Record summary: A computed fold for a 71-nucleotide RNA from a Patescibacteria group bacterium, annotated as transfer RNA. The sequence is in RNAcentral, with records from ENA. Its Rfam family is "tRNA". Rfam links the family to the GO term triplet codon-amino acid adaptor activity. Rfam describes the family as follows. Transfer RNA (tRNA) molecules are approximately 80 nucleotides in length. Rfam classes the family as a transfer RNA.

């Protein structure tokens, strides 16, 4: 160069086109003499750009990065 794949929270990952969850981590409360387990609440997220659509994580189309085959 050609062709395919993945990109979602601090990690690990679900999500059939219709209000993005979950577990670990955080941080605050409870409980404990202290720390840890244990309970409860909280916070935090769809790679960018555009386009279809009454809605788009999801289809389309560039582009960015990884990543795999060929050459």
């Nucleotide at each position: 160069g050609u062709g395919c794949c993945u990109a979602u929270a601090g990690u690990u990952u679900a999500a059939u086109g219709g209000u993005a969850g979950a577990a670990c981590a955080a941080a605050g409360g409870a409980u404990u003499g202290u720390g840890g387990u244990u309970c409860c609440u909280u916070u935090g997220g769809c790679a960018a750009g555009g386009g279809u659509u009454c809605g788009a994580u999801u289809c389309c189309c560039u582009u960015u990065a990884g990543g795999c085959a060929c050459c």
Its mean pLDDT, the model's own confidence on a scale to 100, is 81. Taxonomically the source falls in Bacteria candidate phyla (Bacteria).